[in-house]
The prediction has a mean pLDDT of 77. Predicted 3D model of an 84-nucleotide RNA (Glycine riboswitch aptamer).
RNA sequence: GGGAACUCCGGAGAAUCUCGUACAGAGUGCCGAAGGUGCAAGGCGAAAGCUGAAUCUCUCAGGCAAAAGGACGGAACAGAAAUA
Numbered sequence: 001g002g003g004a005a006c007u008c009c010g011g012a013g014a015a016u017c018u019c020g021u022a023c024a025g026a027g028u029g030c031c032g033a034a035g036g037u038g039c040a041a042g043g044c045g046a047a048a049g050c051u052g053a054a055u056c057u058c059u060c061a062g063g064c065a066a067a068a069g070g071a072c073g074g075a076a077c078a079g080a081a082a083u084a
Stems, first nucleotide, its partner, number of pairs: 007075004015028001017027003029064003035060001036058001038056001042051003
């Protein structure tokens, strides 16, 4: 010089659907903001193609009362690693 985890606060969408004794299981309809898939410009390549961002896209996973989770934002503490 750089700015990571933990902690606290805020934090959206969509079924309290149907069957079922049921927080099991199954069915139908939905949602996008854990995670994951896809790619525009640009870059590489003779070409094929490779690489390549998002809250976009898909809906695999996940979710559709509350709770929990939750991208992201803020606060506080701390001041790690890489790199120079």